[in-house]
RNA sequence: GGGGUUGUAGCUCAAAAGGAUAGAGCGUUGCCCUCCUAAGGCAAAGGUUGCCGGUUCGAUUCCGGCCAACCCCA
Numbered sequence: 001g002g003g004g005u006u007g008u009a010g011c012u013c014a015a016a017a018g019g020a021u022a023g024a025g026c027g028u029u030g031c032c033c034u035c036c037u038a039a040g041g042c043a044a045a046g047g048u049u050g051c052c053g054g055u056u057c058g059a060u061u062c063c064g065g066c067c068a069a070c071c072c073c074a
Base pairs, nucleotide, nucleotide: 001073002072003071004070005069006068007067010026011025012024013023019057028044029043030042031041032040050066051065052064053063054062
């Protein structure tokens, strides 16, 4: 330098033939329970879906560019 894969909550991952308010587990916080802790129960918070733009009535999903991580080629 060229090609490819991936990028969504703190972490690990879903979700789509484009459609309503983006979910789950773990973790975190509060409460209950307990002599205390763990476990368990209830509730809550937490997201610019990597960034910028395009298409569209509508984009996490499609298209382009860029950035980052990883892999392959040189």
A computed fold for a 74-nucleotide RNA from a bacterium, annotated as transfer RNA. The coordinates come from a structure-prediction model, not an experiment, and the mean pLDDT is 80. Its Rfam family is "tRNA". Rfam describes the family as follows. Transfer RNA (tRNA) molecules are approximately 80 nucleotides in length.